[in-house]
Context: one part of a larger RNA
RNA sequence: GCCAGCGAGUUACGUUUAUGCAGCGAGGUUAAGGUGUGAAGCACCGGAGCCGCAGGGAAACCGAGUCUGAAUAGGGCGAAAUAGUUGCAUGAAGUAGACCCGAAACCGGGCGACCUAUCCAUGAGCAGGUUGAAGCGAUGGUAAGACAUCGUGGAGGACCGAACCUUUGCGCGUUGAAAAGCGUCGGGAUGACUUGUGGAUAGCGGAGAAAUUCCAAUCGAGCUCGGAGAUAGCUGGUUCUCCUCGAAAUAGCUUUAGGGCUAGCCUCACUUAAAGAAAUGUACGGAGGUAGAGCACUGAAUGGGCUAGGGGGCCACAAAGCUUACCAAACCUUAUCAAACUCCGAAUGCCGUACAUGAAUGAGUGGGAGUCAGACAGUGUGAGCUAAGUUUCAUUGUCAAGAGGGAAAGAGCCCAGAUCAUCAGCUAAGGCCCCAAAGUGCAGGUUAAGUGGCAAAGGAUGUGAGAGUGCUAAGACAACCAGGACGUUGGCUUAGAAGCAGCCAUGCAUUUAAAGAGUGCGUAACAGCUCACUGGUCGAGUGAACUUGCGCCGAAAAUGUCCGGGGCUAAACCUGCCGCCGAAGCUAUGGAUUUACAUUUUUAAUGUAAGUGGUAGAGGAGCAUCGUAUACGGGCUGAAGCCGUACCGAAAGGAGCGGUGGACUGUAUAGGAGAGAGAAUGCUGGC
Numbered sequence: 001g002c003c004a005g006c007g008a009g010u011u012a013c014g015u016u017u018a019u020g021c022a023g024c025g026a027g028g029u030u031a032a033g034g035u036g037u038g039a040a041g042c043a044c045c046g047g048a049g050c051c052g053c054a055g056g057g058a059a060a061c062c063g064a065g066u067c068u069g070a071a072u073a074g075g076g077c078g079a080a081a082u083a084g085u086u087g088c089a090u091g092a093a094g095u096a097g098a099c100c101c102g103a104a105a106c107c108g109g110g111c112g113a114c115c116u117a118u119c120c121a122u123g124a125g126c127a128g129g130u131u132g133a134a135g136c137g138a139u140g141g142u143a144a145g146a147c148a149u150c151g152u153g154g155a156g157g158a159c160c161g162a163a164c165c166u167u168u169g170c171g172c173g174u175u176g177a178a179a180a181g182c183g184u185c186g187g188g189a190u191g192a193c194u195u196g197u198g199g200a201u202a203g204c205g206g207a208g209a210a211a212u213u214c215c216a217a218u219c220g221a222g223c224u225c226g227g228a229g230a231u232a233g234c235u236g237g238u239u240c241u242c243c244u245c246g247a248a249a250u251a252g253c254u255u256u257a258g259g260g261c262u263a264g265c266c267u268c269a270c271u272u273a274a275a276g277a278a279a280u281g282u283a284c285g286g287a288g289g290u291a292g293a294g295c296a297c298u299g300a301a302u303g304g305g306c307u308a309g310g311g312g313g314c315c316a317c318a319a320a321g322c323u324u325a326c327c328a329a330a331c332c333u334u335a336u337c338a339a340a341c342u343c344c345g346a347a348u349g350c351c352g353u354a355c356a357u358g359a360a361u362g363a364g365u366g367g368g369a370g371u372c373a374g375a376c377a378g379u380g381u382g383a384g385c386u387a388a389g390u391u392u393c394a395u396u397g398u399c400a401a402g403a404g405g406g407a408a409a410g411a412g413c414c415c416a417g418a419u420c421a422u423c424a425g426c427u428a429a430g431g432c433c434c435c436a437a438a439g440u441g442c443a444g445g446u447u448a449a450g451u452g453g454c455a456a457a458g459g460a461u462g463u464g465a466g467a468g469u470g471c472u473a474a475g476a477c478a479a480c481c482a483g484g485a486c487g488u489u490g491g492c493u494u495a496g497a498a499g500c501a502g503c504c505a506u507g508c509a510u511u512u513a514a515a516g517a518g519u520g521c522g523u524a525a526c527a528g529c530u531c532a533c534u535g536g537u538c539g540a541g542u543g544a545a546c547u548u549g550c551g552c553c554g555a556a557a558a559u560g561u562c563c564g565g566g567g568c569u570a571a572a573c574c575u576g577c578c579g580c581c582g583a584a585g586c587u588a589u590g591g592a593u594u595u596a597c598a599u600u601u602u603u604a605a606u607g608u609a610a611g612u613g614g615u616a617g618a619g620g621a622g623c624a625u626c627g628u629a630u631a632c633g634g635g636c637u638g639a640a641g642c643c644g645u646a647c648c649g650a651a652a653g654g655a656g657c658g659g660u661g662g663a664c665u666g667u668a669u670a671g672g673a674g675a676g677a678g679a680a681u682g683c684u685g686g687c
Base pairs, nucleotide, nucleotide: 001687002686003685004684005683006682011096012095013094015093016092017091018090019089020088021087022086023085024084027051028050029049033045034044035043036042037041055062056061065077066076067075068074099237100236102234106227107226108225109224110223111222117201118200119199120198121197122196123195124194125193126191128160129159130158131156135152136151137150138149139148140147164188165187166186169184170183171182172181203219205215206214207213212221240622241621242620243619244618245617250263251262252261253260254259264371265370266368267367268366269365270364271363272362279357280356281355282354283353284352285351286350292344293342294341298338299337300336303333304332305331307328309327310326311324312323313322314321374399375398376397377396378395379394380393382391383390404415405414406413419591420590421589422588424587425586426585430581431580432579433566434565435564439578441577442576443575444574445573446572452568458553459552462550463549464548465547466546469543470542471541479537480536481535482534483533485510487508490504491503492502516531520529521528592612593611594610595609596608597607598606599605600604623676625673626672628670629669630668631667632666633665634664641660642659643658644657645656647654648653
């Protein structure tokens, strides 16, 4: 891992409550116990007790009333429509382990120091080599010493190094040879050494050269049995079928936030409403201060005018005065801003009335729930960075609990809500060159960028459309030929400044067809080239701006290119038109089922109408398994079980036949459960 078996809402109660059925009914019912028989069971006895028939009051007590009260008042709770009670079944609650498995832990009694820690008693062990303390002796030395030298001696948590103890680094091993080892290099090796045997200390404890270290591969409190099915607002699991309806992820409160309670939303039963409910539409009538707008208030805020006050200047001993492109209240004017501003003010939405449509969708009472993590999208706000597949609200939709078609692929986008069958038809979104169903459709434009098939500020004689405007056959624009002069090198400045460093003037004046006291290049300054401007050649358009459509650049990222691909110049974009394809939508034909209504042959059937996606969950109807009772059967001429099989049923499921097998077993009804397996890191066994 697979297979088989086992494996989870049970049972009890003088309980409570609701519904159904049954008995009796102003009553209903027995409990313990007993009697009979034959243990069990059944029948009978047993009225203690309980519920109901009357309430009010704390109570005494009174009583269809009573309590409060001084009260005959008022008020509270009652009566005045009498139905209960016992049992069984089912739903739910309570108390119990209470659907099942699961802690870490807590407490009690025992068992452990053969591992290990420390201690006690008694034994044992340490090859070999080295160093050479004290002391002692001799000699030297001295007055005597100290001291020195030589020898002797054999100390040491001394040295080197086996056994022994240990394990620093590295390598191997890591489903190991081993739940701590092997190899190699290391440390200690006469000591706080190592070790044998026996003994001591025990868990609220012991021991500890101290590490939360050890106390039998277990230690921030051992192991074992018991309390014990501890508790688990947590995780996981919870077994057959079909039918009807079908949520929530919100509010309030919560030592509450991943839990709960009540409400909201779902379901079932009953009641109510046809003098018209809910809902929708239309009309009318309302409340309101949002969007927008505005500046009348509250604030913010721009320029100007006017003008208090302040500052500066002049004047001045002071006071006063004069002045000011300084600051500036109020006022006037100009242009603005606001969630917590409003002189104003919608659309929607909400409330009410009327009318229309309107078969249960509304409301009430009661039984049962689940839900309290929501997600994305559009719109309106807040928070954030007018960031986020971000976050908080409001509102609508979808998903959640929704399949189908489209968006290449895709919970939340677009279309559309799957009762079943069909090798029938029509459409939606979206599409119609090929992959790939349907147009290489029609008409008119645009684009040349593969734009389409990513992006901004900004940039550009891309190209289409539009509306004006300047010049132009008295010849424009471009090109070519020619001129572009003179006072004068204007004045100033300057080393120089001559059109062209800079400053000043510039309608300077002259000759002219025209020519600036000069547009640019240039020179040290001149010179030189050129422009404006003019004539000629030529002969028809040309120039600068504006609005707008589609394109261009701007454009660098990590596997492989921004169309799904091929590929496309339309098979791209804009406008209009026709046709077709396209879904579980709609239609057609047939079947099933639910609800309502109608009819009938009223157990039921037929018809009509509307339905029949579905998680949590509520309700309904069934299938299968194993006992029991009753009835009727089957079986050695072959039961159960097993194997095979093309049959029947809407499903769970049920037959028939054949083989195998070799002794039990079925159907109907009732009643009862150890009553359905794929999941629980499930349990046991097998492979």